Annotation: Transfer RNA from a Pseudomonadota bacterium, 72 nucleotides, folded computationally. Rfam family: tRNA. RNAcentral holds the sequence, with entries from ENA. NCBI's taxonomy places the organism under Bacteria, Pseudomonadati, Pseudomonadota.
[in-house]
RNA sequence: GCUCCCAUCGUCUAAAGGUUAGGACACCGGGCUCUCAAUCCGGUAAUCGGGGUUCGACUCCCCGUGGGAGCG
Numbered sequence: 001g002c003u004c005c006c007a008u009c010g011u012c013u014a015a016a017g018g019u020u021a022g023g024a025c026a027c028c029g030g031g032c033u034c035u036c037a038a039u040c041c042g043g044u045a046a047u048c049g050g051g052g053u054u055c056g057a058c059u060c061c062c063c064g065u066g067g068g069a070g071c072g
Base pairs, nucleotide, nucleotide: 001071002070003069004068005067006066007065010025011024012023013022018055027043028042029041030040031039048064049063050062051061052060
């Protein structure tokens, strides 16, 4: 230098063009308990950045950023 893959709550992950961006763990609050743990209920929190296509984009296209793999 070229090609390919990946990027979503604090972490792991789902959503394959549509109606609240869902789940687990963690965290916060509450119930239960003499207390703690376990368990149950509730809550906070996310689409890497910019542009394009579309009535509509986490999803498709382009550029960039970061990470990974291969080739030279």